[in-house]
Context: one part of a larger RNA
RNA sequence: UUGGGCGUAAAGGGUGCGUAGGCGGCAGUUUAAGUUUAAGGUGAAAGCGUUGGGCUCAACCCAAUACAGCCUCAAAAACUGGUAGACUAGAGUGCGGUAGAGGUAAAUGGAAUUUCUAGUGUAGCGGUGAAAUGCGUAGAUAUUAGAAGGAACACCAGUGGCGAAGGCGAUUUACUGGGCCGUAACUGACGCUGAGGCACGAAAGCGUGGGGAGCAAAUAGGAUUAGAUACCCUAGUAGUCCACGCUGUAAACGAUGAGUACUAAGUGUGGGAGGACUGACCCCUUCCGUGCCGCAGUUAACACAAUAAGUAUUCCACCUGGGGAGUACGACCGCAAGGUUGAAACUC
Repeated sequence: UUGGGCGUAAAGGGUGCGUAGGCGGCAGUUUAAGUUUAAGGUGAAAGCGUUGGGCUCAACCCAAUACAGCCUCAAAAACUGGUAGACUAGAGUGCGGUAGAGGUAAAUGGAAUUUCUAGUGUAGCGGUGAAAUGCGUAGAUAUUAGAAGGAACACCAGUGGCGAAGGCGAUUUACUGGGCCGUAACUGACGCUGAGGCACGAAAGCGUGGGGAGCAAAUAGGAUUAGAUACCCUAGUAGUCCACGCUGUAAACGAUGAGUACUAAGUGUGGGAGGACUGACCCCUUCCGUGCCGCAGUUAACACAAUAAGUAUUCCACCUGGGGAGUACGACCGCAAGGUUGAAACUC
């Protein structure tokens, strides 16, 4: 490479948008590039293949014949491509509804922790397996009233909702993205995927300037222990928060790429629509989401099973024994930390 694979054995890119490319609905017209057929040319000799023959066989030798490919010409028009027009089932727009922690900004609120001020009050508090460090007669802890400040939003809360993923949870307002249902007025294949590219991207970390209640790497002290650079305790700085900029990684997980079509039932739940009904309930039908269970089928097994890991198909990413190693070198990116790309020797 051919092939075979990618939930857990190696392997799905963290996620989206999208360029090139690849692939692409239905019915006709036309063309003849691909395609198919016929004829001709070429296809040196030897060799190879097939058939026959000659050395007793074989190797060896002789004869005949064939193929791919390329070129020319003619024909066919189903399929692929091209062409000009047409269609509406894909896709999109419109119209009518609708649910939501989707996003950004501003304002506001209550509970709690901490600190401060004042009152009451007196000897302890705190902490642990047990203690001690620590705090407290300069009046702590407790309790009452007031004030300050920061951060997070109990209950509602739900294998509930929304978002491409990361993620999103007090309330109100402003701006704003997407979805779903119904309708069938409009466009008429405008689609799917997507190498490069661009954008977004938890936490930690970095830069500048703020902020700092609680928590808390580092650090200090007390314990434990043979030791204890830990687990436990008392303190506590970066950080956690805000604004702007950078970083670009995670068990970024459903360890499961995206799209389309098809393939038993049952049972919850969220958002719509229709029918039936006196009825907003219940019931029946249906679309979209989210769970459980389960047949066929798949699977090494576990399990998956209309939200497929089933049956097909299109496109992309990736894998090819373990270690060395996600290392070295180079390149690109970054302020740095580091990231991306990514070997070999050697060894089993």
This is a predicted structure of a 348-nucleotide part of an RNA (small-subunit ribosomal RNA, central domain) from an uncultured bacterium. It matches the Rfam family "Bacterial small subunit ribosomal RNA". Gene Ontology terms of the family: ribosome and structural constituent of ribosome. The RNAcentral record of the full RNA draws on ENA.